[in-house]
RNA sequence: GGAACUGUAGCUUAGUUGGUUAGAGCGCUCGGUUGAAGCCCGAGAGAGGGUGGUUCGAUUCCACACAGUUCCA
Numbered sequence: 001g002g003a004a005c006u007g008u009a010g011c012u013u014a015g016u017u018g019g020u021u022a023g024a025g026c027g028c029u030c031g032g033u034u035g036a037a038g039c040c041c042g043a044g045a046g047a048g049g050g051u052g053g054u055u056c057g058a059u060u061c062c063a064c065a066c067a068g069u070u071c072c073a
Stems, first nucleotide, its partner, number of pairs: 001072007010026004019056001028044005050064004
């Protein structure tokens, strides 16, 4: 320098062949329980990497740039 793949919550991730409230585990907060803590139970906050485009509607499709991984040179 070229190509492919990937980018979702603090971390690990599911999902979607465009359509109603984007779900889970761990973690975090609050409450219950306990003498206190842990375990356990209940509730809650928290996410589509960025910009633009297509569309009535985009996490999903397209373009660009960015970052990461792999391969080639």
RNAcentral holds the sequence, with entries from ENA.
A computed fold for a 73-nucleotide RNA from a Bacteroidota bacterium, annotated as transfer RNA.
Rfam family: tRNA. Rfam's curators write: Transfer RNA (tRNA) molecules are approximately 80 nucleotides in length. By type it is a transfer RNA.
The organism belongs to Bacteroidota, within Bacteria.